[in-house]
RNA sequence: UUUUUGAAGAGUUUGAUCCUGGCUCAGGAUGAACGCUGGCGGCGUGCUUAAUACAUGCAAGUCGAGCGGUAAGGCUCUCACUAUUUGCUGGAUGAGACAGGAACGGGCACCCGGAAGGGCUGGCCGUAUCAGAACAAAGAGGUAAACGCUUUAAAGGCUGUCAAAUACAUCAAGCAAGUUGUGAGAGUACACGAGCGGCGGACGGCUGAGUAACGCGUAGGAACGUACCCUAAAGUGAGGGAUAAGCCCGGGAAACCGGGUCUAAUACCGCAUAACCUCUUCGGAGAAAAGUAUUUAUACGCUUUGGGAGCGGCCUGCGUCCGAUUAGCUUGUUGGUGAGGUAAAGGCUCACCAAGGCGACGAUCGGUAGCUGAUCUGAGAGGAUGAUCAGCCAGACUGGGACUGAGACACGGCCCAGACUCCUACGGGAGGCAGCAGUAGGGAAUCUUCCACAAUGGGCGAAAGCCUGAUGGAGCAACGCCGCGUGCAGGAGGAAGGCCUUCGGGUCGUAAACUGCUUUUAUCUGUGACGAUUUUGACGGUAGCAGAUGAAUAAGGAUCGGCUAACUCCGUGCCAGCAGCCGCGGUCAUACGGGGGAUCCAAGCGUUAUCCGGAAUUACUGGGCGUAAAGAGUUGCGUAGGUGUCUUGCCAGGUUUCUGUUCAAAUACCAAGGCUCAACUUUGGAAAGGACAGAAAAACCGGCAGGAUUGAGGAUAGGAGAGGUAGAUGGAAUUUCUAGUGUAGGAGUGAAAUCCGUAGAUAUUAGAAGGAACACCGAUGGCGUAGGCAGUCUACUGGCUCAUUGCUGACACUAAGGCACGAAAGCGUGGGGAGCGAACGGGAUUAGAUACCCCGGUAGUCCACGCCGUAAACGAUGGAUGCUAGCAGUUAUGAGUAUCGACCCUUGUAGUAGCGAAGCUAACGCGUUAAGCAUCCCGCCUGUGGAGUACGGGCGCAAGCUUAAAACAUAAAGGAAUUGACGGGGACCCGCACAAGCGGUGGAGCGUGUUGUUUAAUUCGACGGUAAGCGAAGAACCUUACCAGGGUUUGACAUCCUUGGAAUUUCUCCGAAAGGAGAAAGUGCCUUCGGGAACCAAGUGACAGGUGUUGCAUGGCCGUCGUCAGCUCGUGUCGUGAGAUGUUUGGUUAAGUCCAUCAACGAGCGCAACCCUUAUAGUUAGUUGAAUUUUUCUAGCUAGACUGCCCCGGUAACGGGGAGGAAGGAGGGGAUGAUGUCAGGUCAGUAUUUCCCUUACGCCUUGGGCCACAAACACGCUACAAUGGCCGGUACAAAGGGCCGCUAAGUCGCAAGACGGAGCAAAUCCCAUCAAAGCCGGUCUCAGUUCGGAUCGGGGGCUGAAACUCGCCCCCGUGAAGCUGGAAUCGCUAGUAAUGGUAAGUCAGCACAUUACCGUGAAUACGUUCCCGGGUCUUGUACACACCGCCCGUCAGACCAUGAAAGUCGCCAAUACCCGAAGUGUCUGUAUAUUCGGAUCCUAAGGUAGGGGAGAUGAUUGGGGUUAAGUCGUAACAAGGUAUCCGUACCGGAAGGUGCGGAUGGAUUACCUCCUUU
Repeated sequence: UUUUUGAAGAGUUUGAUCCUGGCUCAGGAUGAACGCUGGCGGCGUGCUUAAUACAUGCAAGUCGAGCGGUAAGGCUCUCACUAUUUGCUGGAUGAGACAGGAACGGGCACCCGGAAGGGCUGGCCGUAUCAGAACAAAGAGGUAAACGCUUUAAAGGCUGUCAAAUACAUCAAGCAAGUUGUGAGAGUACACGAGCGGCGGACGGCUGAGUAACGCGUAGGAACGUACCCUAAAGUGAGGGAUAAGCCCGGGAAACCGGGUCUAAUACCGCAUAACCUCUUCGGAGAAAAGUAUUUAUACGCUUUGGGAGCGGCCUGCGUCCGAUUAGCUUGUUGGUGAGGUAAAGGCUCACCAAGGCGACGAUCGGUAGCUGAUCUGAGAGGAUGAUCAGCCAGACUGGGACUGAGACACGGCCCAGACUCCUACGGGAGGCAGCAGUAGGGAAUCUUCCACAAUGGGCGAAAGCCUGAUGGAGCAACGCCGCGUGCAGGAGGAAGGCCUUCGGGUCGUAAACUGCUUUUAUCUGUGACGAUUUUGACGGUAGCAGAUGAAUAAGGAUCGGCUAACUCCGUGCCAGCAGCCGCGGUCAUACGGGGGAUCCAAGCGUUAUCCGGAAUUACUGGGCGUAAAGAGUUGCGUAGGUGUCUUGCCAGGUUUCUGUUCAAAUACCAAGGCUCAACUUUGGAAAGGACAGAAAAACCGGCAGGAUUGAGGAUAGGAGAGGUAGAUGGAAUUUCUAGUGUAGGAGUGAAAUCCGUAGAUAUUAGAAGGAACACCGAUGGCGUAGGCAGUCUACUGGCUCAUUGCUGACACUAAGGCACGAAAGCGUGGGGAGCGAACGGGAUUAGAUACCCCGGUAGUCCACGCCGUAAACGAUGGAUGCUAGCAGUUAUGAGUAUCGACCCUUGUAGUAGCGAAGCUAACGCGUUAAGCAUCCCGCCUGUGGAGUACGGGCGCAAGCUUAAAACAUAAAGGAAUUGACGGGGACCCGCACAAGCGGUGGAGCGUGUUGUUUAAUUCGACGGUAAGCGAAGAACCUUACCAGGGUUUGACAUCCUUGGAAUUUCUCCGAAAGGAGAAAGUGCCUUCGGGAACCAAGUGACAGGUGUUGCAUGGCCGUCGUCAGCUCGUGUCGUGAGAUGUUUGGUUAAGUCCAUCAACGAGCGCAACCCUUAUAGUUAGUUGAAUUUUUCUAGCUAGACUGCCCCGGUAACGGGGAGGAAGGAGGGGAUGAUGUCAGGUCAGUAUUUCCCUUACGCCUUGGGCCACAAACACGCUACAAUGGCCGGUACAAAGGGCCGCUAAGUCGCAAGACGGAGCAAAUCCCAUCAAAGCCGGUCUCAGUUCGGAUCGGGGGCUGAAACUCGCCCCCGUGAAGCUGGAAUCGCUAGUAAUGGUAAGUCAGCACAUUACCGUGAAUACGUUCCCGGGUCUUGUACACACCGCCCGUCAGACCAUGAAAGUCGCCAAUACCCGAAGUGUCUGUAUAUUCGGAUCCUAAGGUAGGGGAGAUGAUUGGGGUUAAGUCGUAACAAGGUAUCCGUACCGGAAGGUGCGGAUGGAUUACCUCCUUU
């Protein structure tokens, strides 16, 4: 001094939680592309695809100082011709030149004039034609700016100035000089075409096809070459013969070729010389050269050799992608000897010999790929990439080959073959942009057929110089990075306008307008570089500088539900659409589309694609495997490999330190500098790390040598055991057979049936046969590696353990491949076969029942031998070693103690099970037998489904096993735990829930309601419980909402405005009414005299109106669970958390009522109590009650009941009993209804959102309907009779109502009722005799009746405008069904049920309904097994819309990808054979000694053949996935209604069923055992 310096997460599985786990997002980047938009500059970058094909031009030439030369050009000289200038000579002809000015018409002004008329001056105004082109405007007005050009014709003249003939102009000819052009010739070099020769075309430039390789990177090496360059030494003498070009012929369309004849050299060849060099038998032999220029001093060259530098060739170590569904590869292959060959080592090549070489540390094969410096990303480690720049390699249309050369097997060279293109006279030729531009094509996509050699560099040259699409520049493109700008300041009545609005306002917004200022940029003008050293500047009049003008020329894109910054209105209505993930949209969308506003970036902004990150989601840093994916069935044996006890010495492979070399430059980092800054760029600098070499150290790992004993093994003495194999043997039981006794059943089930039995079963007795399995002991006991192993005995045999300890001396651990074993089922062969028992048959069950149940029953189960090789093969937990609290069992064994001995007790080792500290874990749980703390080794996992499947390989007789994908689909799948809900789970408790009783309903007739049907309409709502005598406490009209007809339109009703009139009343006509037409009466109240209030009418428009829709938009109210005992909170504690605790537990209660206990302590809403009523008493008062008092009655106030007292039980709460009392444990009844559930009911009570109607879906009116009637249901009434009917007599209530009312007495009527009118606004009067059942007496005598009263006929009464549809009542007559009600079902626990009547509300009238009232007045409750409902606790769960849940499989339809398939098609690499170009080498012939011909080896291309590999396609076919609300069942989740699952076998529409063995990842109950505590 530098480095160290750097690390963020979120959404989504669930009702909620934690975890596992995937998917997705926020960041950075790009040679990008696309969409919208686009002012400037600087610096960079720009075919990623077709190594596809290429028109045109250019990209490699140079040297005359190597040579012969001279085609072109230049120069010089000569000649010819032409043109022209000047001078001279002399001839002919002609008379002006220059300058200026458009014109016309009109009138006005001006001038002259008396006028007519004329004139000129200047200005003004106007005008024709053709054609072309451009601009502007077109509703009106204003401001500012702008408001035009060219050509042609008309065109004829006019005006002014100058000149004066010896001059001037024109034409023609001759001479001299000069100049220009053309042609010919000669010369020259300062020039050069073609040629000979030299050097360079092997560099530079392009591309990345091939290549998995010594290709590249890095570090080394030895057996090499090297033109030009540097250096050193030596030399450069004397000769020779050709040949191209040229010239002359010839062939050919052309390309080009042949012949003859010259000539030169730094071209070629000998000779001489030989310092050095090469060879050598060490004697020797061999081998060079070239000159050129000139200023003659030299310079550049040449030959030979040594050295150097740089460059190149070769070899080697290490590193360098994927696939084992590629496991064996190799014959020049591996090595040797010899030879050849090369610049050089070498099987590089050949002959011979040997049989090697490579490979699980991945050979061979297949796929993909140029490699690197570096670039992007990342905290890093890594991952991805290999554009531009730089290094290396490879390629040059495809394949092969050599030549030349210092260098090539050569991009712009050659030969051959092939494909393609072009020319052709058809005979034959030409070509290669992966150079720079450019074209076509492909593609989402990538530029100018530009300028210059001025700079840098390269080639040649002595040089000048020439060449250079290298390069320097410019052009195009927002393709990228960087910079700048689109103005700044002031400006509120917060303008207009837009949007929103709660209508007040808010916002766009100081934003604009307006005022002032500035000029980066822009435009114009002037000046004007660096890059260049004395010259030479493409860029370029560029950068820069100065001046002028003037806010003037310059803003968009995306987004706004969460992640993620930013919100509202309208439209739409699961449509249109959006979407990165979650998801949004079904009438109030911040998520779609538009508007306003906002946010983020900004000359850009978004989208798409790709890479890294986030992703600790392949985990080296830095993950896991009991239950989430994951421990192979057994580590049993064991190979490779990996790892390994203590100690001594040595070595120095690993390791550490130091030094040296190297890892190009650029990049990155740091510092400083240059462009105004930045991007960009220049200079300087350093570390870490890699490789190699050297040195040092010796702790650790390793190696070698030695020692040790604790790991391991061994020896000795014991022990336990269902360890294994083989053989023998035993009893019980089942079955069968034989015989006897014996008689009608047996067997089986939920119940049955099939079945067996009078041909004698079952039962029983005796005997026999045969097979299989071994009760008790027996045990979370034992043994074994696991699977597994059980009567007893014998033989053989493996392992374990304890003790002793003197042997060996690390011999160990693990273990890929490999070998072995491996339940059940299954297979093969041969036996055996009692029982059981897949399949199968039959019987049941059932909607069906290919099942569960029953009767039979074959394979099989058993044995021997051989296969198979899988299981929930599980402790769902690999093996080994060490360490880390305990407690208490049990098995085996030892020691100590004790004892005569066994036991007991203490303690050790090895197993086996239980609970637990710490710790771990997502939790559950594990916990010295770890899932704790560590080390070593192996196996395995990476979302779910597809799938343990397909294809391929291996194994198998088969079944099948093993190894093992992808396409595609999907946002989850999953683990543990929590709260609920549910269970055809459990425990406890309660309730008229059951039971015990009483009475009903369901059967009949009638009433009412509902459904259904019908209808013009039968208005609407309510539909299990929780609709159905419900809304409706009362439909003839009205009600009324429905239907038909007739009317009406600011309306039947409300508010506001204008006008008129008081209001109001009466009458006539038409009409069914509503209403319409008309006539008459009336003239009010207040007043400030304007008018006003109330009312009526007309008009106008805002509005009214709607029983129209949505109770799934709502309020309010109500029903129900349920008068059930529950529902919560604060603080604390526990848990990662959801949550738990409290609220559980033991008692008790009607009660979460109370008590006790307890990590809980308290509290709230509910319960209870407070309220009303009733039962008793007292007291006060009392009208209309009472003859009077007590009393009764009425209505106020009190008292009384609290487990208070006694006994018993209990800790207590409380319970049982008793006394007293009118009443006893809540005395009876009522009101009172927690949190919540049912999207329960009501928009038709009212209110109300939204939508809809507005001469109608509003309103009025007449009539009809809501009352219909096949059928069904619900609730009632009356009955079926003798506990009764009828008749007569007789007794006792409560509670109500009453003025448009109740209505007395009395009279009439058989009665309903009528007349009548007293009394009463009520403790007074009336309804109302206050009642009926009851009681007394009589009659009926069991029958469709003296029961029952429906129905119908006749006659009356009442209400009411009105009684037909459609009211009630009375009388006479008629006299239906019905004789106690099937399955089923309802109410009720005491003044209750049952039964009897009374009253009220509604109401004109109408009550079998409803709501109240009193009378008479029971029976039964053992009890909680069961049904129903509810509560608490617990358990299981795949449910959470919560069992009306979830969910499986076939079949049918549609779509998608994929496997198989007779085949078909092209492609790839290799093999065998045939043929074989060019070419090198070899041999040979000719021979002019250069060549040419022939043969041969090798080989490209081509052909034939059979296989292999990958792919495309394929009738048909297999399964898979997705999909709307389809069909069939209901397999799974609860004990899922037969527990489930695994392996295997058989069967079946399908889920599936059954057999055998296994697992618990099964609920429940009982028992056993064990543990903890006392």
This is a predicted structure of a 1574-nucleotide RNA (small-subunit ribosomal RNA) from Saccharimonadales bacterium (SeqCode). The sequence is in RNAcentral, with records from ENA and SILVA. Rfam family: Bacterial small subunit ribosomal RNA. Gene Ontology terms of the family: ribosome and structural constituent of ribosome. Its mean pLDDT, the model's own confidence on a scale to 100, is 80.